[in-house]
Predicted 3D model of a 73-nucleotide RNA (transfer RNA) from a Patescibacteria group bacterium. Rfam family: tRNA. By type it is a transfer RNA. About the family: Transfer RNA (tRNA) molecules are approximately 80 nucleotides in length.

RNA sequence: GCCCCAGUAGCUCAGUGGAUAGAGCAAUAGCCUUCUAAGCUAGAGGUCGUAGGUUCGAUUCCUACCUGGGGUA
Numbered sequence: 001g002c003c004c005c006a007g008u009a010g011c012u013c014a015g016u017g018g019a020u021a022g023a024g025c026a027a028u029a030g031c032c033u034u035c036u037a038a039g040c041u042a043g044a045g046g047u048c049g050u051a052g053g054u055u056c057g058a059u060u061c062c063u064a065c066c067u068g069g070g071g072u073a
Stems, first nucleotide, its partner, number of pairs: 001072007010025004018056001028042004049065005
């Protein structure tokens, strides 16, 4: 250089064109407990890597770029 894969919450991930983008863990608050842990409950937390394009409508499809991983000489 070329090819492939990935990028979504603090972390690990789901979501293959249509409702307000979800789960687990973590953190926070409350309950419980003599206290802590465990358990239960609640709310919060998001520029869906960036920029364009297609579409009535894009996290999803297309293009370029960025970052990480792998392959190739």